Source information
The part of an RNA shown here (large-subunit ribosomal RNA, domain I) has 592 nucleotides and comes from a bacterium. Its Rfam family is "Bacterial large subunit ribosomal RNA".
Context: one part of a larger RNA
RNA sequence: GGUGUACGGUGGAUGCCUUGGCGAGACAUGGCGAUGAAGGGCGUGGCAAACUGCGAUAAUCCCCGGGGAGGCGUAAGCAGCCCGUGAUCCGGGGGUUCCCGAAUGGGGCAACCCGGCCUGCCGCAAGGCGGGUCACUCUUCCGUCGAAAGGCGGGAGAGGGCGAACGGGGGGAAGUGAACCAUCUCAGUACCCCCAGGAAAAGAAAGAAAACUCGAUUCCCUCAGUAGCGGCGAGCGAACGGGGAACAGCUCAAACCGUGCGGCGGUAAUAGCGCAGGCGCGUUCGUCGCGCGGGGUUGCAGGGCCCGGCAUGGAGAGGCCUGUCUCUCCGGCAGGUGUACAAUCUUCCCGACAAGCCGAACGGUCUGGAAAGACCGACCAGAGAAGGUGAAAGUCCUGUAGGCGAAUGUCGAGGAAGGCCUGCGUCGGGUUCCUGAGUAGCACGGAGGAACCGAGAAGCUCUGUGCGAAUCCGGGAGGACCACCUCCCAAAGCUAAAUACACGGUCUCGACCGAUAGUGAACUAGUACCGCGAGGGAAAGGCGAAAAGAACCCCGGGAGGGGAGUGAAAUAGAACCUGAAACCGUGCACCU
Numbered sequence: 001g002g003u004g005u006a007c008g009g010u011g012g013a014u015g016c017c018u019u020g021g022c023g024a025g026a027c028a029u030g031g032c033g034a035u036g037a038a039g040g041g042c043g044u045g046g047c048a049a050a051c052u053g054c055g056a057u058a059a060u061c062c063c064c065g066g067g068g069a070g071g072c073g074u075a076a077g078c079a080g081c082c083c084g085u086g087a088u089c090c091g092g093g094g095g096u097u098c099c100c101g102a103a104u105g106g107g108g109c110a111a112c113c114c115g116g117c118c119u120g121c122c123g124c125a126a127g128g129c130g131g132g133u134c135a136c137u138c139u140u141c142c143g144u145c146g147a148a149a150g151g152c153g154g155g156a157g158a159g160g161g162c163g164a165a166c167g168g169g170g171g172g173a174a175g176u177g178a179a180c181c182a183u184c185u186c187a188g189u190a191c192c193c194c195c196a197g198g199a200a201a202a203g204a205a206a207g208a209a210a211a212c213u214c215g216a217u218u219c220c221c222u223c224a225g226u227a228g229c230g231g232c233g234a235g236c237g238a239a240c241g242g243g244g245a246a247c248a249g250c251u252c253a254a255a256c257c258g259u260g261c262g263g264c265g266g267u268a269a270u271a272g273c274g275c276a277g278g279c280g281c282g283u284u285c286g287u288c289g290c291g292c293g294g295g296g297u298u299g300c301a302g303g304g305c306c307c308g309g310c311a312u313g314g315a316g317a318g319g320c321c322u323g324u325c326u327c328u329c330c331g332g333c334a335g336g337u338g339u340a341c342a343a344u345c346u347u348c349c350c351g352a353c354a355a356g357c358c359g360a361a362c363g364g365u366c367u368g369g370a371a372a373g374a375c376c377g378a379c380c381a382g383a384g385a386a387g388g389u390g391a392a393a394g395u396c397c398u399g400u401a402g403g404c405g406a407a408u409g410u411c412g413a414g415g416a417a418g419g420c421c422u423g424c425g426u427c428g429g430g431u432u433c434c435u436g437a438g439u440a441g442c443a444c445g446g447a448g449g450a451a452c453c454g455a456g457a458a459g460c461u462c463u464g465u466g467c468g469a470a471u472c473c474g475g476g477a478g479g480a481c482c483a484c485c486u487c488c489c490a491a492a493g494c495u496a497a498a499u500a501c502a503c504g505g506u507c508u509c510g511a512c513c514g515a516u517a518g519u520g521a522a523c524u525a526g527u528a529c530c531g532c533g534a535g536g537g538a539a540a541g542g543c544g545a546a547a548a549g550a551a552c553c554c555c556g557g558g559a560g561g562g563g564a565g566u567g568a569a570a571u572a573g574a575a576c577c578u579g580a581a582a583c584c585g586u587g588c589a590c591c592u
Base pairs, nucleotide, nucleotide: 001591002590003589004588005587006586007585008584009583015577016542017541020513021512022510023509024508025507026506027505029502030501031162032161039100040099041098042055043054044053046078047077050074051073061094062093063092064091065090066089070082071081072080105114106113107112115134116133117132118131119130120129121128122127136159137158138157139156140155141154142153143152144151145150166197167195168194169193170192171191177184181231207214208213218245219244220243221242222241228236229235249494250493251492252436256294257293258292259291260290261289262288263287264286265285266283272281273280274324275323276322277321278320279319299472301435302434303433304431305430306429307428308427309426310425313330314329315328316327317326318325332424333423334422335421336420337419345418346417347416348415349414350412351411352410353409354408356404357403358402362377363376364375365374366373378395379394380384386398387397388396441467442466443465444464445463448462453479474489475488476487477486478485529536530535549576552563553562554561555560
């Protein structure tokens, strides 16, 4: 020096564990914000660095409800307090809530600096402190000036910012695929911008079709990888029809009537005052424009106006009287009322959620540090899910099955009552007054947009420029175009449900992970640290059943150790479960 072996050191693999993650499902819920949010800065404890909570009323204040013996957070200790006059704690409501931040009096290098006006306080004053108010944009109202356009001043309301995805709209790639690449594809994807809601969007046929047809929209299954499109390459890819989910239909514009204002016309009567007759009134009336109310809303066309038939309880009005007609109110009936159309509220009940509550049944012996184990004998079970308890518990604890519960708040497309809103006519004939105009349509342009459709036979839809209708004997569509036939009524609008999503909430589950895994993060983690910055971004879990965390003695300055003691165990001693290997030693044996 080597090999072997035993015992150690170092090291932290492995096993076991889990407070943390990952994934899925169901349900509820779906917003917060100028009444100042989200997110922060700085403070705040008797001693207080961090986290948590809170805000100068600062680990909190008040009220209501729950709960019932301890409490003053993580987190020990010292000191000092609170609590059956019910604390701590949990739920609900309220108060306070510095500074920054949309940040909004002005400024600014966020958490700072400096103001105006009104008002209160301190001070002789200078000055300081407290309360309120003062950004911008839009809408609306008022005042004032003005011929107008508009200016100036004031009041009220709204907006602004944040938020996981889902939604609508405006823009809109490339890597890629085509084994190259340009049309094409990726893809109207990613991304940017605007806007909204709990959903959004769409939606009540100028539809789809081709039969004696259907009857708003949305979503799913199918039709179907079909018909088609396509350098007919790569690829892209419907609809009708059928089956389901859910169902709901409405309102304007216009004709016409009434009314207010304004312009114009007309003037004393065969204009008008609903109609007929008489009386009376007469700046009443006619027309145009605007506003308001009624009316009206469709394609078997519908509506207006005029005439006629039938039908409804009472009162009043339409200049007066009679008749008639119309309108209003009351009664009655029906439907509706945070769901569109009209209403748009109140109260009560019910259900759910936000604290909680009740909840069956076991003992002995043995082993052991400890019984839940073994043995013996019982019991409950609408409960033998699970977790904990000194090992392995249906009957010890928390629970579980099954039930119960709210002063207050929130939600409900649950119900009732009241209030409120709307409707209460229809048929026949005549008339031809109305039924959405720079619209439909045409031409040209659009590598425009979209659809399965790449310009094609290319309709349909959208759009720029130009031209430019008809008015129900009207107009559009059925994939160029024409005829016939069929379907439908554009150029105005609203509309629940079925559908999409999941930041956060509740519950449940997993042939998901188990500390180099699982989130980056099981621990003071988006921390420490790095970077001017955008940004990047760790490591780090485990004594024991219980601290019983080793009094006391000894060596030592200490660190550390030896005894003693605790404990089942101390090679469980805090550098703490197990404790592999590399690596470093010591004893013994053998070899050189």